This is a predicted structure of a 72-nucleotide RNA (transfer RNA) from a Chlorobiota bacterium.
It matches the Rfam family "tRNA". Rfam classes the family as a transfer RNA. Rfam describes the family as follows. Transfer RNA (tRNA) molecules are approximately 80 nucleotides in length.
The coordinates come from a structure-prediction model, not an experiment, and the mean pLDDT is 83.
The source organism's lineage runs through Bacteria, Pseudomonadati and Chlorobiota.
């Protein structure tokens, strides 16, 4: 320097263009329990950024930035 993949909650991660983003750990709270672990009820938090299609964009295009990989 090319060429591909990838970005969603603190973490791992779902989600045919129809979303009111969903779950499991993690965190707060109450209930158990002699205490702590566990259990078991709630609960609060995410779509990298800027443009673009579209009646709607997490999805599709373009562009950037960080991440990985192959490679000259």
């Nucleotide at each position: 320097g090319g060429c591909c993949c990838c970005a969603u909650a603190g973490u791992u991660u779902a989600a045919u263009g129809g979303c009111u983003a969903g779950a499991a750990c993690a965190c707060c709270g109450g209930c158990u329990u002699u205490u702590c672990a566990g259990g078991c009820c709630g609960g609060g938090g995410a779509u990298c950024c800027g443009g673009g299609u579209u009646c709607g964009a997490u999805u599709c295009c373009c562009g950037g930035u960080g991440g990985g990989g192959c490679u000259g």